Annotation
Predicted 3D model of a 74-nucleotide RNA (transfer RNA) from a Caldifarciminota bacterium. Its mean pLDDT, the model's own confidence on a scale to 100, is 80. Its Rfam family is "tRNA". From the family's description: Transfer RNA (tRNA) molecules are approximately 80 nucleotides in length. The RNAcentral record of the sequence draws on ENA and MGnify.

């Protein structure tokens, strides 16, 4: 030092050829059930989409840089 992937809710992960509302499961919170806990059930909260740049009427989605995980090669 070169190649490849990946980066999206607190964790684990989707998502569409670029089209206007970004989602699931865990967990949180608040409720309803209990004497309590749990367990079911029902509402909520929670996102600069790794950072910046560009392309476009429109960008998580496409292009470049950088950052930082991971494999591979030297």
């Nucleotide at each position: 030092g070169g190649g490849c992937g990946g980066u999206u809710a607190g964790c684990u992960c989707a998502g569409c050829u670029g089209g206007u509302u970004a989602g699931a499961g865990c967990g949180c919170u608040g409720g309803u059930c209990u004497c309590a806990c749990a367990u079911a059930c029902c509402a909520g909260a929670g996102g600069u989409g790794a950072g910046a740049g560009g392309u476009u009427c429109g960008a998580c989605c496409c292009c470049u840089c950088u950052a930082c995980c991971g494999c591979c090669c030297a």